């Protein structure tokens, strides 16, 4: 330089192709129960506006335009 993946709660992922139910799952975390105490188990909560930014649209994690950051591939250069 061109092209392709990927980015969504702390960590690991699903949702995106088909736009619309209050963004969800698993571990972890906080509080109760159990238990002499600790694990385990059981119940209950708390955390994210989906990489940024604009656009379309009643409505956008999802569709489009630009960027950013990692990986991959090509390509070019001595």
């Nucleotide at each position: 330089c061109g092209g392709g993946c990927u980015g969504u709660a702390g960590c690991g992922c699903a949702g995106c192709c088909u736009g619309g139910c209050u963004a969800g799952c698993g571990c972890a975390c906080u509080u109760g129960c159990u238990u002499g105490g600790g694990g385990u188990g059981c119940a209950a909560g708390a955390g994210g506006u989906c990489g940024c930014a604009g656009g379309u649209u009643c409505a956008a994690a999802u569709c489009c335009u630009g960027u950013c950051a990692g990986c991959c591939c090509g390509a070019c250069u001595a």